A computed fold for a 115-nucleotide RNA from Dyella soli, annotated as SAM riboswitch aptamer (S box leader).
The RNAcentral record of the sequence draws on Rfam.
The source organism's lineage runs through Bacteria, Pseudomonadota, Gammaproteobacteria, Lysobacterales and Dyella.
RNA sequence: CACUCAUCGAGACCGGCUGAGGGACAGGCCCUUUGAAGCCGGGGCAACCUGCGGAGCGAUUCCGCGACGGUGCCAACUCCUGCGGAAGCGCUAAGGCGCAGCCGAGAGAUGGGGG
Numbered sequence: 001c002a003c004u005c006a007u008c009g010a011g012a013c014c015g016g017c018u019g020a021g022g023g024a025c026a027g028g029c030c031c032u033u034u035g036a037a038g039c040c041g042g043g044g045c046a047a048c049c050u051g052c053g054g055a056g057c058g059a060u061u062c063c064g065c066g067a068c069g070g071u072g073c074c075a076a077c078u079c080c081u082g083c084g085g086a087a088g089c090g091c092u093a094a095g096g097c098g099c100a101g102c103c104g105a106g107a108g109a110u111g112g113g114g115g
Stems, first nucleotide, its partner, number of pairs: 001115001003113006013042005021031003025082004043074003048070002050066006078107001083104003088099004
C1' cells in the first nucleotide's frame, strides 16, 4: 500500500511548551486567543489483540469476569448530508421547493488476519 473480517447512538481530561487553526474530502453546521493543531508529562475510557470461567459434540460462535502488556480512543451519532430505495408532513396554479425521520450502499476511522 491493496485485499479481507469485525465494529462505529455508549465511555473517558489535566498540566507544561507553543501560538492559529481544527472537525478525512465537498457543502453545511460547529469548536477555537476563556488558547486550535502539534510536541512533552501525567491521568482516564474501552476491551480489538490478550488471560480466566461458562454454554456448545465440535468448528464457527455466544455469555460473564479481568486489565500486566500491544494498539486505539478521551466536543458534537463516523457532528450532519453527499449515492440508491420505500414512504410521511407542509407550501405552491404548476413545475417544483422545504421539513423531520427510516433502510441499504459508498466513503472514512479503529482493530484483527493473511499478502

Rfam family: SAM riboswitch aptamer (S box leader). Rfam links the family to the GO term regulation of gene expression.
Model confidence (mean pLDDT): 84 of 100.